[in-house]
Predicted 3D model of a 248-nucleotide part of an RNA (large-subunit ribosomal RNA, domain VI) from a metagenome. Rfam family: Bacterial large subunit ribosomal RNA. Rfam links the family to the GO terms ribosome and structural constituent of ribosome. The RNAcentral record of the full RNA draws on SILVA.
Context: one part of a larger RNA
RNA sequence: CGUAAGAAAUUUUGCGAGGACCUGACCUUAGUACGAGAGGACCGGGUUGGACGAACCUCUGGUAUAUCUGUUGUGGCGCCAGCUGCAGUGCAGAGUAGCCACGUUCGGUAGAGAUAAGCGCUGAAAGCAUCUAAGUGCGAAACUCACCUCAAGAUGAGAUUUCUUUAUAAGGGUCGUCAGAGACUAUGACGUCGAUAGGCUAUAGGUGUAAAGACAGUAAUGUCAAAGCCAAGUAGUACUAAUUACCC
Numbered sequence: 001c002g003u004a005a006g007a008a009a010u011u012u013u014g015c016g017a018g019g020a021c022c023u024g025a026c027c028u029u030a031g032u033a034c035g036a037g038a039g040g041a042c043c044g045g046g047u048u049g050g051a052c053g054a055a056c057c058u059c060u061g062g063u064a065u066a067u068c069u070g071u072u073g074u075g076g077c078g079c080c081a082g083c084u085g086c087a088g089u090g091c092a093g094a095g096u097a098g099c100c101a102c103g104u105u106c107g108g109u110a111g112a113g114a115u116a117a118g119c120g121c122u123g124a125a126a127g128c129a130u131c132u133a134a135g136u137g138c139g140a141a142a143c144u145c146a147c148c149u150c151a152a153g154a155u156g157a158g159a160u161u162u163c164u165u166u167a168u169a170a171g172g173g174u175c176g177u178c179a180g181a182g183a184c185u186a187u188g189a190c191g192u193c194g195a196u197a198g199g200c201u202a203u204a205g206g207u208g209u210a211a212a213g214a215c216a217g218u219a220a221u222g223u224c225a226a227a228g229c230c231a232a233g234u235a236g237u238a239c240u241a242a243u244u245a246c247c248c
Base pairs, nucleotide, nucleotide: 001153005164006163007162008161009160011159012158016150017149018148019147022050023049024048025047026046027045028044034039052107053106054105055104056103060101061100062099063098067094068093069092070091071090072087073086074085075084076083077082111145112144113143118138119137120136121135171248172247173246174245175191176190177189178188179187196241197240198239199237200236201235202234203233205230206229207228213224214223215222216221
């Protein structure tokens, strides 16, 4: 821009397109059918794997340079104590959310149609025979469905429901606070009729027992103390910012 009014539901049909389609072992049927024996099934039922794929983070594990702790050298805060800068995040030990796999869950089934090679039935030409010439049946991971996803720019532009009716209405946008979204845009949530983000409070969780003081000990140190501190988690709370307004 189109789909001959403008919108919303982002409701629906599906022309069409893409994805997936894998496979082992064991148990049983059954030491049965078969076979002199040796050996040893089809068909069917069940269990458990491999590789591959999708989703997710409860568990296990990885990461986690704005979390906590320990510690070395050196500079600073006048000194002690206590903090702090720099040294690859100085180094080291742990580690929430998120992201991830080595983790967890799930998937391939079954079935239908029309067939290929092949196997048939009936059956003439050709008194026989013949699956074929007329007719008719079975038959494969291939084909068409079935399973999952997209899908009306399918210009062949489809369908349904609801809203607004002649100038701004319905609706949308600018702007602001943002994240399950993200390069930008877009998408999604919210904008005081408000929990959208920050703050605060509580809490899960992490770290591992802060400073100061008191007590014990000659002292190192220990106890008061599950302490103190804390990022992304959860919930609550208008304290701060989402004002006013403008455009189509």